[in-house]
Source information: This is a predicted complex of two RNAs, RNase P RNA and transfer RNA, with 425 nucleotides together. It holds a member of the Rfam family "Bacterial RNase P class A". Rfam classes the family as a ribozyme.
RNA sequence: GGAGCCGGCCAGACAGUCGCGUCAUUCGCAAGAAUGCCGAGGAAAGUCCGGGCUCCAUAGGGCACGGUGCCAGGUAAUGCCUGGGCGAUGCGAAUCGACGGAAAGUGCAGCAGAGAGUAGACCGCCGAUGGCCUCAGGGCACAGGCAAGGGUGAAACGGUGCGGUAAGAGCGCACCGCGAGUCCGGUAACGGACCGGCAUGGCAAACCCCACCGGGAGCAAGACCAAAUAGGGACCUCAUGGCGCGGCCCGCGUCGGGUCCGGGUAGGUUGCUUGAGCGCAACGGCGACGUCGCGCCUAGACGAAUGACUGUCCACGACAGAACCCGGCUUAUCGGCCGGCUCCGCCA
RNA sequence: GCGCCCGUAGCUCAGUUGGAUAGAGUGACGGUUUCCGAAGCCGUAGGUCACAGGUUCGAAUCCUGUCGGGCGCGCCA
Numbered sequence: 001g002g003a004g005c006c007g008g009c010c011a012g013a014c015a016g017u018c019g020c021g022u023c024a025u026u027c028g029c030a031a032g033a034a035u036g037c038c039g040a041g042g043a044a045a046g047u048c049c050g051g052g053c054u055c056c057a058u059a060g061g062g063c064a065c066g067g068u069g070c071c072a073g074g075u076a077a078u079g080c081c082u083g084g085g086c087g088a089u090g091c092g093a094a095u096c097g098a099c100g101g102a103a104a105g106u107g108c109a110g111c112a113g114a115g116a117g118u119a120g121a122c123c124g125c126c127g128a129u130g131g132c133c134u135c136a137g138g139g140c141a142c143a144g145g146c147a148a149g150g151g152u153g154a155a156a157c158g159g160u161g162c163g164g165u166a167a168g169a170g171c172g173c174a175c176c177g178c179g180a181g182u183c184c185g186g187u188a189a190c191g192g193a194c195c196g197g198c199a200u201g202g203c204a205a206a207c208c209c210c211a212c213c214g215g216g217a218g219c220a221a222g223a224c225c226a227a228a229u230a231g232g233g234a235c236c237u238c239a240u241g242g243c244g245c246g247g248c249c250c251g252c253g254u255c256g257g258g259u260c261c262g263g264g265u266a267g268g269u270u271g272c273u274u275g276a277g278c279g280c281a282a283c284g285g286c287g288a289c290g291u292c293g294c295g296c297c298u299a300g301a302c303g304a305a306u307g308a309c310u311g312u313c314c315a316c317g318a319c320a321g322a323a324c325c326c327g328g329c330u331u332a333u334c335g336g337c338c339g340g341c342u343c344c345g346c347c348a
Numbered sequence: 349g350c351g352c353c354c355g356u357a358g359c360u361c362a363g364u365u366g367g368a369u370a371g372a373g374u375g376a377c378g379g380u381u382u383c384c385g386a387a388g389c390c391g392u393a394g395g396u397c398a399c400a401g402g403u404u405c406g407a408a409u410c411c412u413g414u415c416g417g418g419c420g421c422g423c424c425a
Base pairs, nucleotide, nucleotide: 001344002343003342004341005340006339007338008337009336010335012313013312014311015310016309017308018307020039021038023036024035025034026033027032041319045330046329048328049327050326051325052324053218054217055216056215060250061249062248063247065214066213067212068211069210070084071083072082073081074080085099086097087096088095089094100209101208105207106206107203108202122150123149124146125145126144129143130142131140132139133138158176159175160174161173162172163171177198178196179195181194182193183192184191185190222270223269224268225267232261233260234259235258236257237256241255242254243253244252263424264423265422277296278295279294280293282291283290284289314317349421350420351419352418353417354416355415358374359373360372361371376392377391378390379389380388398414399413400412401411402410
């Protein structure tokens, strides 16, 4: 100097004018006015997970169902995060991985192919042994042996090489692979060494098995006040029952419940923002994170506020707008800054 | 806001559980019939199975993530 990896941060800046929302203060009988503080995001999004909160029973037992899935830890909790293992990719920094079990059982594999899972012989190899012939080298046919090679297929019952053999074959050996074996290291996943000729390949994002987790509903939850009226009608069901309880049984509570038609009202207060909160420092830990000290207050609307204009500057400004609240994941996103690290080239 | 469902031919749908050829009706086009047309009969074309990725030998179907569309809801009695 070039190329790249990882982490963190920002999201046009400044000034002026006008305007909007909550809250506080002041003025005003009231309507309202003035002043001041604050006023969207890293994703507010998708609603995919996990919790808080609220009601149903304090959330209880069993079955079913659903989810998660290497190991250990973190956390309120998780399918998230951190560290480690294994595998894959990359020269590397690093990144990615639904990554338990196929030797519990069941099932699936079209077409092609001889044979598709205690498999099989189409082409092929041999025919040593036994029989016949012989010019003594060998030849022929059958019984039979084999699965090396060809062929089919996504996949053909360990692979490569050497030996061996009539031809072959873990039949023997070396390396690789494999293993319900032994020992050692590690909390564990797993790794290493030795041993065993090797026995039954794939799919579990097929059923399933194992381990762990999960009761249901959701702020239109729930609580209070006010207003309103036709407290109506039809049908179904109702005590071995219905409903609370949006799978079933037990259990607990309760005595009615469901669907449709018609009617009334759709106002206010609360829940509503101080919270597993944010910033800095110290300590413990490889780290996620935890403990402790100091400091800070940072939207709370309900037809729903956060905008418009002017000027200057630049790199010319992306995706996008809170609605009970948090922790994650995923997706969208113009650009820029900072830190750490890797590889290559050149110079010393 | 919350809960739930669906995307297959121009249109309406089947096939998804149980993976291997993508189908039906209607519409379109061409032919036949007719003086002309309709109906009928014969034939033809038309599909990134919403999109992307994964699992698998093989995906419309199984899994994950996006995109688009649709439905329902409070209180009183």
Description
The coordinates come from a structure-prediction model, not an experiment, and the mean pLDDT is 79.